[in-house]
RNA sequence: CAAAAAUCAAUGGGGUGGUUGGCUGUUCUCCGUUGGAGACAGCAGCCUGAGAAAUACCCAUCGAACCUGAUCCGGAUAAUACCGGCGGAGGGAUAAGAUGAUGCGUAAAAA
Numbered sequence: 001c002a003a004a005a006a007u008c009a010a011u012g013g014g015g016u017g018g019u020u021g022g023c024u025g026u027u028c029u030c031c032g033u034u035g036g037a038g039a040c041a042g043c044a045g046c047c048u049g050a051g052a053a054a055u056a057c058c059c060a061u062c063g064a065a066c067c068u069g070a071u072c073c074g075g076a077u078a079a080u081a082c083c084g085g086c087g088g089a090g091g092g093a094u095a096a097g098a099u100g101a102u103g104c105g106u107a108a109a110a111a
Stems, first nucleotide, its partner, number of pairs: 001103002006099003011060004016054001017047004022043004027039005066091003072085004
């Protein structure tokens, strides 16, 4: 000086569903009334997952992170974007630093 894998740092990209005879409510609707039912929101539990709001997790072109098709198809499930298909289909973040096995070169010392 070059440099694979990997690690770290920085930058950028991405998703956040299902469910509960649980708790709460300055909310909304209905019944028609000192209440009841439902919706919604927050919290908590459960399911899958790396991740179901965490300064966490995943992914960055060698790109299945993620999005579109898709209110798709098949299977399973309490239910779901749960599993498989679709599918190497179409899109998708282009930004570069440090360490680095090893290789090459140079210098110094000793024999």
This is a predicted structure of a 111-nucleotide RNA (TPP riboswitch aptamer (THI element)) from a Spirochaetaceae bacterium.
It was read from a public genome assembly, where an Rfam model found it.
The coordinates come from a structure-prediction model, not an experiment, and the mean pLDDT is 76.